[in-house]
The prediction has a mean pLDDT of 83. Predicted 3D model of a 726-nucleotide part of an RNA (large-subunit ribosomal RNA, domain II) from a marine sediment metagenome. RNAcentral holds the full RNA, with entries from MGnify.

Context: one part of a larger RNA
RNA sequence: GCCGGGGAGUUCAUCAUUGUGGUGAGGUUAAGGGUUAGAAGCCUGGAGCCGUAGGGAAACCGACUGUCCGCAGCACCGUUUAUUCGGUGUAAGGGACGGGAUAUGAAAGUGUCCGGAAUCACAGGGAUGACACUAGAAACCGAGUGAUCUAACCUUGGGCAGGGUGAAGCCCAGCGAAAGCUGGGUCGAGGCCCGAAGGAGUGUUGACGUGCAAUUCACUUCUCAGACUUGAGGUUAGGGGCAAAAGACCAAUCUAACUCGGUGAUAGCUAGUUCCCGCCGAAAUAUCUCGCAGGAUAGCCCAGCUCGAGGUUUCUGGCAGGGUAGAGUACUGAUUGAAAAGUAAGGGGCCGAAAGGUCCUCCUUUUCGUUCAAACUUCGAAUAUGCCAGAGCUGUAGACAGCUGGAGACGGGCCGUGGGGUAAGCUCAUAGGCCGCGAGGGGAACAACCCGAACUAAGGUUAAGGUCCCAAAAUCCUAGCUAAAUGUAGAAAUCGAAGGUUGUCCUCAACCAAAGACAGCUGGAAGGUAAGCUUAGAAGCAGCUACCCUCCAAGCAGUGCGUAACAGCUGACCAGCCGAGGUUGGGGGCGCCGAAAAUAGACGGGACUAAGCUAGGUACCGAUACCUUAGAGCACGGCAGUAGCCGUGUUGGUAGGCGGGCGUUAUGGUCGGGCGGAAGCUGGGUCGUGAGAUCCAGUGGACUGACCACAAGUGUAGAUCCCGGC
Numbered sequence: 001g002c003c004g005g006g007g008a009g010u011u012c013a014u015c016a017u018u019g020u021g022g023u024g025a026g027g028u029u030a031a032g033g034g035u036u037a038g039a040a041g042c043c044u045g046g047a048g049c050c051g052u053a054g055g056g057a058a059a060c061c062g063a064c065u066g067u068c069c070g071c072a073g074c075a076c077c078g079u080u081u082a083u084u085c086g087g088u089g090u091a092a093g094g095g096a097c098g099g100g101a102u103a104u105g106a107a108a109g110u111g112u113c114c115g116g117a118a119u120c121a122c123a124g125g126g127a128u129g130a131c132a133c134u135a136g137a138a139a140c141c142g143a144g145u146g147a148u149c150u151a152a153c154c155u156u157g158g159g160c161a162g163g164g165u166g167a168a169g170c171c172c173a174g175c176g177a178a179a180g181c182u183g184g185g186u187c188g189a190g191g192c193c194c195g196a197a198g199g200a201g202u203g204u205u206g207a208c209g210u211g212c213a214a215u216u217c218a219c220u221u222c223u224c225a226g227a228c229u230u231g232a233g234g235u236u237a238g239g240g241g242c243a244a245a246a247g248a249c250c251a252a253u254c255u256a257a258c259u260c261g262g263u264g265a266u267a268g269c270u271a272g273u274u275c276c277c278g279c280c281g282a283a284a285u286a287u288c289u290c291g292c293a294g295g296a297u298a299g300c301c302c303a304g305c306u307c308g309a310g311g312u313u314u315c316u317g318g319c320a321g322g323g324u325a326g327a328g329u330a331c332u333g334a335u336u337g338a339a340a341a342g343u344a345a346g347g348g349g350c351c352g353a354a355a356g357g358u359c360c361u362c363c364u365u366u367u368c369g370u371u372c373a374a375a376c377u378u379c380g381a382a383u384a385u386g387c388c389a390g391a392g393c394u395g396u397a398g399a400c401a402g403c404u405g406g407a408g409a410c411g412g413g414c415c416g417u418g419g420g421g422u423a424a425g426c427u428c429a430u431a432g433g434c435c436g437c438g439a440g441g442g443g444a445a446c447a448a449c450c451c452g453a454a455c456u457a458a459g460g461u462u463a464a465g466g467u468c469c470c471a472a473a474a475u476c477c478u479a480g481c482u483a484a485a486u487g488u489a490g491a492a493a494u495c496g497a498a499g500g501u502u503g504u505c506c507u508c509a510a511c512c513a514a515a516g517a518c519a520g521c522u523g524g525a526a527g528g529u530a531a532g533c534u535u536a537g538a539a540g541c542a543g544c545u546a547c548c549c550u551c552c553a554a555g556c557a558g559u560g561c562g563u564a565a566c567a568g569c570u571g572a573c574c575a576g577c578c579g580a581g582g583u584u585g586g587g588g589g590c591g592c593c594g595a596a597a598a599u600a601g602a603c604g605g606g607a608c609u610a611a612g613c614u615a616g617g618u619a620c621c622g623a624u625a626c627c628u629u630a631g632a633g634c635a636c637g638g639c640a641g642u643a644g645c646c647g648u649g650u651u652g653g654u655a656g657g658c659g660g661g662c663g664u665u666a667u668g669g670u671c672g673g674g675c676g677g678a679a680g681c682u683g684g685g686u687c688g689u690g691a692g693a694u695c696c697a698g699u700g701g702a703c704u705g706a707c708c709a710c711a712a713g714u715g716u717a718g719a720u721c722c723c724g725g726c
Base pairs, nucleotide, nucleotide: 001726002725003724004723005722006721011130012129013128014127015126017124018123019122020121021120022119023118026050027049028048032044033043034042035041054061055060064098066097067096068095069094073090074089075088076087077086078085099114100113101112102111103110104109133272134271135270136269140262141261142260143259144258145257151236152235153234154233155232156231157230158229159228160226162194163193164192165190169186170185171184172183173182174181175180198223199222200221203219204218206217207216238254240250241249275661276660277659278658279657280656285298286297287296288295289294300408301406302405303404304403305402306401310394311393312392314391315390316389317388318387319386320385326379327377328376332373333372334371336369337368338367339366340365341364342363346361347360348359349358350357351356412435413434414433415432416430417429418428419427420426440451441450442449455631456630457629458628459627460626461625465621466620467619468606469605470604474618476617477616478615479614480613481612487608488607499593500592501591503590504589505588506587507586508585509584510583511582512581520577521576522575523574524573526550527549528548531545532544533543556571560569561568632651633650634649635648636647637646638645639644662715664712665711667709668708669707670706671705672704673703680699681698682697683696684695685694686693687692
């Protein structure tokens, strides 16, 4: 992992509630007793409990049929094809007023209550207490069991090859007055050295790492006569021991052992929670909370009941308040340029011997202009909000509202819009849509983007989006643009900016142009004069000043290069040749540069010069949408009235609520089946929306079913579920 079996909302008590039944101003017995084969059933048993009156702490006092409205229903009248509609009356239940009881109070008033429905039993869902749907701690406490492992200690035993070093003491010799010193020997000390056994366990962070092994193997390493090592026996026990101290060790268990018990500890946490179909269908918000992984109340969902006529999320119009977006600079604050006026003090310049004078700056004010503001406003929307009216929609097939019972939920998210933030798959707000709880088609793939809400089956038509191939449908039509593979629908991921561009197309304006423009080529480009000054020089061309006159078709007191200065080249300007548009600026379309990331790589791919972009058109494809046909369920209405026909609407769904069923095992009753073959098993047919049912064949070899009731140890794929098998 698979298969088989086991496996999770139960029971009792109490409480309120819904349904059904009995009795009803009453209802009911409990323990016990009797009968009995019997814990069954029946008969007793009225103690007690609930109700019939409330108010008040208590003393104590002690309650309605008076009036009005009016739904259903009923009666009458009119009306209609219709039991259709209208009117009048009455009117259970319902509502309103009035009245009353009591407490308080001087009173006014206020609180509670009053015009009779309860009670018992059973069943359903719920709450509380109990283990309380099942499983799960880390822990706490009690009583015991452990020192055969290990720690320390006690008693009694065992063990330690060989080699080295050479302390004290002693002996001898020499010296010395002596104490003693020196030398040689002898000796054999030591928590001394090397090293085997023994003990340990350093490094390889080697091998192994479902191992040989729940700590081993290899090499290497430490110690090896001692604070050494070791056998046997004994002592210390769990908040205790023991500890050369590491929180180490106390039987593979230690920052408090193990076993059993309290114990089914507790868990706001985690996992699991078993058959089917139908109807409706959420919330991720507010407030409080030692509250933030929980809970309570409200809001939102479901079911039932009551009432009886309006309701309103939509649209239009009107009214009301506003100070946001925007805008503005009139106020407040900031920003910048200019002008004018004033100018005490300060700073600076000039004049002056000084006193002082004068000019500028700074500063102030005014005027004109520039730029701004969440905490500025002379202004000021759209939306939004409240109220009213109308329309639409909806409602007597019962809405809205109210009451009772049952929940879930209180981790939300995205798109849109706004605040904060450099930004975020960030955060806060808002509440229109969507996901959550929504399938289908499109978007290559893709919760929330586009289209669009899935009862079942078949056929057709479209939406978004597409129509060269992958791949259903146009290699469709018309007119332009693009040459960059730009691009291949738009926004993000999967980009592309400021800035630049004599790429190309369109457009606007100004000017020049057959009296010949623009470009090109040819020629001229002079004289006064080398203008004057400056300068070594300054001649168009270092610099300063001026920038005239003449001849001309035109020619600068010179545009650039150049020379030491000249010279030289060139330009402006003019003419000739040529012969038709040209020059400059603005705007728009599509492009280009700007453009760098890590394996080769992303238009979905192939590929495409359209199969790209812009504008227009006609077809087609394309969904669970829409339409048609047939059928099913549910709700309601109508007609029939034994259960059918017709009609209208409807049938996505998590948490969750409600309803109806299928199956299993027993029990009671009724009716059955079975050796002419029961249950079970294997294979198949049929029926049912489904849980499932039934039939046939084979196997099997003795039990078993249907219907009506009733009761549950009643349904498994999951829980690292339990047991067994493989």